[in-house]
RNA sequence: AUGAACGACGCGAGAGAGUACCGACAAUGAAGAGCGGUCGCCGAAGGGGCAAGCUGGGACAGCCAAGCCGGACUGGCCUGGUUAAUCUCUCAGGCAAACAGAUCGCGUCGGGACA
Numbered sequence: 001a002u003g004a005a006c007g008a009c010g011c012g013a014g015a016g017a018g019u020a021c022c023g024a025c026a027a028u029g030a031a032g033a034g035c036g037g038u039c040g041c042c043g044a045a046g047g048g049g050c051a052a053g054c055u056g057g058g059a060c061a062g063c064c065a066a067g068c069c070g071g072a073c074u075g076g077c078c079u080g081g082u083u084a085a086u087c088u089c090u091c092a093g094g095c096a097a098a099c100a101g102a103u104c105g106c107g108u109c110g111g112g113a114c115a
Base pairs, nucleotide, nucleotide: 006110007109008108009107010106011105012104013103018039020038021037022036023035040095041094042093046091047089048088049087053082054081055080056079057078058077060075061074062073063071064070
């Protein structure tokens, strides 16, 4: 099921931060992009990191038992595993416009039961 999660595509909305400075090349009207260098910034492509909880181990304590070997459970401590974000890092990316852009809405296709 008159089709969930999820994925792709299309349309719409979509923030932040330098139109930074110097140099070379080429051209000769410049700028932009690209190259080399110098600082300053942003977080919402992507990527990295962390909590509680759950869970494994260790010793200790409580409880039971007690001649010895102990026993299940509970507790906090130590140490691993698993694990988020719009938090954080700023690697990457970005800092006029354009492109990009997490996320949201609508539609189409796939998908086939969760939310």